Overview: A computed fold for a 403-nucleotide RNA from a Planctomycetota bacterium, annotated as Bacterial RNase P class A. Its Rfam family is "Bacterial RNase P class A". The family's RNA type in Rfam is ribozyme. Rfam links the family to the GO terms tRNA processing, dimeric ribonuclease P complex and ribonuclease P activity. It is recorded under the gene name rnpB.
């Protein structure tokens, strides 16, 4: 010096003019009470669109809305299924499918990276294309030719016997080829030829013992048949976990009209029934009931409005515990919250990165030019997950080259 691995940090600072929002506070000014010495003056109260000051004003992902919790409302005796979801282990949290550490497998020379990682000897399913065969599997070349059968030939009188040859039956799965995967691997024996057919070692399976760990699981050592292909983010088994609806949750306060209930009132004459009197007949008057009119209350909606609602598993510091994820203790700090919804624009200058010249040079200066990304709170909060311009830290791995 080159190549690489993890993990972090950054997300521009400062002035000025112009502008946005929210909360206090002044002041004019509206609007109600009310008091007085009444065409005015005062005090309270309360509104805010107007002028001032004073103060707060987005993010590492506010995003996606993919888990998970709070919180609120609804519904719920239990138990068993249905759906749906997660699966190594121990922890860690409110809690998670999400962290941490560790143990398997896998890839990498390494630092590390990936892992949805229970069950395929409970059952069904599925598997291009190539291969003969793809499962209680199968014979295309290829290997036997012991059997049997056909032929030749040779001994015997003759029953048969014996020796070639041929691949017809018929064995064979060891070599070759397919293929991501073909029923263990080597080595002796065995045979016609072979083959766990036997046998010695080795691998894997399965049970047992002992050790080591909480534990997954690791390492010994014995027995057993000798060998069981792959797939379950395929159906299925098991073993956990889960009620439902979401701030448009959901609690409060409360107008005008319209409609609902209750009381009261209609007098000179409001109307309809029904009674009773008086009149004697189309009338009156009184007493009840309804209907209509009004007056007052009282409740329920709609509007609107106030909480919810931002002080919270909170942030920083820093000590203690634990490998860690995280728990704890101190001390500090208050930090948008509005309504369909603000936090921005511009010029200066610093700082940063980048091109070009230049000058002194292992590096540094100056000068000019340009560049600065992804994106916006709507109840809250813990996670994943995605997006990201320039930069800049830490530690580890390899590989070459010098001392």
């Nucleotide at each position: 010096c080159g190549a690489g691995a993890a993990g972090c940090u950054g997300g521009g600072g400062c002035a000025g003019u112009c502008g946005c929002u929210c909360c206090a506070u002044g002041g004019a000014g509206g609007a109600g009470u009310u008091g007085a010495u009444a065409u005015u003056c005062g005090a309270c109260u309360u509104c805010g669109a107007c002028c001032g000051u004073g103060g707060g004003g987005a993010g590492g992902a506010a995003a996606g809305u993919c888990c998970g919790g709070g919180c609120u409302c609804c519904g719920u005796a239990g138990g068993c299924g249905a759906a749906g979801g997660u699966g190594g282990u121990u922890g860690c949290u409110a809690a998670c499918g999400g962290c941490a550490a560790c143990c398997g497998g896998c890839c990498g020379u390494g630092a590390g990276g990936c892992u949805a990682g229970g069950g395929a000897a409970a059952g069904u399913g599925c598997a291009g294309c190539a291969g003969a065969g793809a499962g209680u599997a199968g014979a295309c070349c290829g290997c036997c030719g012991a059997u049997c059968a056909c032929g030749u030939u040779c001994c015997g009188c003759g029953a048969g016997g014996g020796a070639c040859u041929c691949a017809g039956a018929g064995g064979c799965a060891a070599g070759g080829g397919u293929g991501a995967a073909a029923c263990g691997g080597u080595g002796c024996g065995g045979u016609a030829a072979g083959a766990g057919c036997g046998c010695a070692c080795c691998a894997g399976c399965g049970c047992c013992u002992u050790c080591g760990g909480u534990g997954a699981c690791g390492a010994a050592g014995g027995c057993g048949g000798c060998u069981u292909g792959g797939u379950a983010a395929a159906c299925c088994c098991c073993a956990c976990c889960u009620g439902g609806a979401g701030a448009a949750a959901g609690a409060c306060c409360c107008a005008a009209u319209a409609g609902g209930a209750g009381a009261g009132g209609c007098c000179c004459u409001g109307u309809g029934g029904c009674g009773c009197g008086c009149g004697c007949c189309u009338g009156c008057g009184u007493c009840c009931c309804g209907c209509g009119c009004u007056u007052c209350u009282c409740g329920g909606g709609u509007u609107g409005g106030u909480c919810g609602u931002u002080c919270g598993a909170g942030g920083c510091u820093g000590g203690c515990g634990g490998c860690g994820a995280c728990g704890u203790c101190a001390g500090u700090c208050c930090c948008a919250g509005a309504g369909a919804a603000a936090u921005g624009a511009c010029u200066g200058u610093c700082g940063c990165g980048c091109a070009g010249c230049c000058c002194c040079c292992u590096g540094g200066g100056g000068c000019c030019g340009c560049g600065a990304a992804c994106a916006g709170g709507a109840c809250c909060c813990g996670g994943c997950u995605u997006a990201c311009a320039a930069g800049g830290c830490u530690u580890c791995u390899c590989g070459c080259a010098c001392c």